The RNA shown here (Bacterial RNase P class A) has 362 nucleotides and comes from an Actinomycetota bacterium.
Model confidence (mean pLDDT): 77 of 100.
Its Rfam family is "Bacterial RNase P class A". It is annotated as a ribozyme.
Lineage of the source: Bacteria > Bacillati > Actinomycetota.
[in-house]
RNA sequence: CGUGCAGGCCGGGUGACCGCGGGCCGCGCCGAAAGACGCGGCCUGAGGAAAGUCCGGACACCGCAGGGCAGGACGCUGGGCUAUUUCGAUCGGGCUGGCCCGAGAGGGGUGGCCCAGGCGGCGAAAGCCGACGGAAAGUGGAACAGAAAGGAGACCGCCGGCGGAGGGCAACUGAAGCCGGUAAGGGUGAAACGGUGGGGUAAGAGCCCACCAGCGGUCGUGGCGACACGGCCGGCUCGCCAAACCCCGUCCGGUGCAAGGCGAAGCAGGUCCCGCUGACGUGGCCCGCCGAGGGACCGGGUACGCCGCAAAGAGAGAUGGUCACCCUCGACAGAAUCCGGCUUACAGGCCUGCUACGGAAA
Numbered sequence: 001c002g003u004g005c006a007g008g009c010c011g012g013g014u015g016a017c018c019g020c021g022g023g024c025c026g027c028g029c030c031g032a033a034a035g036a037c038g039c040g041g042c043c044u045g046a047g048g049a050a051a052g053u054c055c056g057g058a059c060a061c062c063g064c065a066g067g068g069c070a071g072g073a074c075g076c077u078g079g080g081c082u083a084u085u086u087c088g089a090u091c092g093g094g095c096u097g098g099c100c101c102g103a104g105a106g107g108g109g110u111g112g113c114c115c116a117g118g119c120g121g122c123g124a125a126a127g128c129c130g131a132c133g134g135a136a137a138g139u140g141g142a143a144c145a146g147a148a149a150g151g152a153g154a155c156c157g158c159c160g161g162c163g164g165a166g167g168g169c170a171a172c173u174g175a176a177g178c179c180g181g182u183a184a185g186g187g188u189g190a191a192a193c194g195g196u197g198g199g200g201u202a203a204g205a206g207c208c209c210a211c212c213a214g215c216g217g218u219c220g221u222g223g224c225g226a227c228a229c230g231g232c233c234g235g236c237u238c239g240c241c242a243a244a245c246c247c248c249g250u251c252c253g254g255u256g257c258a259a260g261g262c263g264a265a266g267c268a269g270g271u272c273c274c275g276c277u278g279a280c281g282u283g284g285c286c287c288g289c290c291g292a293g294g295g296a297c298c299g300g301g302u303a304c305g306c307c308g309c310a311a312a313g314a315g316a317g318a319u320g321g322u323c324a325c326c327c328u329c330g331a332c333a334g335a336a337u338c339c340g341g342c343u344u345a346c347a348g349g350c351c352u353g354c355u356a357c358g359g360a361a362a
Stems, first nucleotide, its partner, number of pairs: 001358003004354007012326007020045009030035001047332001051343002054341005059256004066286002069283001071252005076117012090103006118132001119130004133247002138245002140241002155186002157182006166173002194212006213237002215234008260307004269298006281289001327330001
């Protein structure tokens, strides 16, 4: 120096002119004012993902008492930050004789993110990945190949019995076929129900034994812990998939800025259904509260201003174009309530650190 890995950053630059959205100011005209319109000036105007809308939250409204159901989110350990929720020593105030309101040290639960670690997998390493509770509760799945794919399985082979073709002077030998045993050997597969050796057997097999591997139980040591290491016992050998259903644990009311609030303008009703025997009011059930209208379809009217709403921001609509010069010649793509996370897309470039290999020099 090259390749690789991690973290961070940029996403054409400068200038001139023209144009568009928003804000402020000045002038002109109308007007009592507010304000509209016109002209001018100044300031400002997309992203790292604005995207997908997958997750969490703020905020807003609704039935935010409560309990099941359904549904959803999360799932190794420790710590931190943040949001939310709950308990709450104590203090203050009010009414007044036990209540209400407010503040609140501190503790707990949950979600999101960050840091460090454990375990598993990948890599030569730097390092990367993990939806990381349960497959020894149940249901289910595994293409092709294969006899058999999960409480395995006899295709070939091996062994035993029956059998007897055929051969042989004879003793004897023993083909096909049938019945049974066998998971050692062959073959298929990503995967075939521990491995090696010995004993054992008709042949075999954890059938038995030694060692090794795994699993379960138990004890000890280290660690806050996840967990790790070691001893002993048990032939227990039980495979994979839960981002398949499911089971376990913790948590979660519903709907989303077209939420919602204020103002203004306009209009025409009709049909059907439900309802004080309780409708409607949240997916549904129970329950509590409320207490007279409610729902569907057709038709009519409006679709304006302000707030919510932001150092872009309105309307679905703006955020651009031309020219000149320069460079490494420019990708993916564009806001619509806001914030955080995740995922997906992306030409090219810069900085810092690390690793192994290769090359070069000393």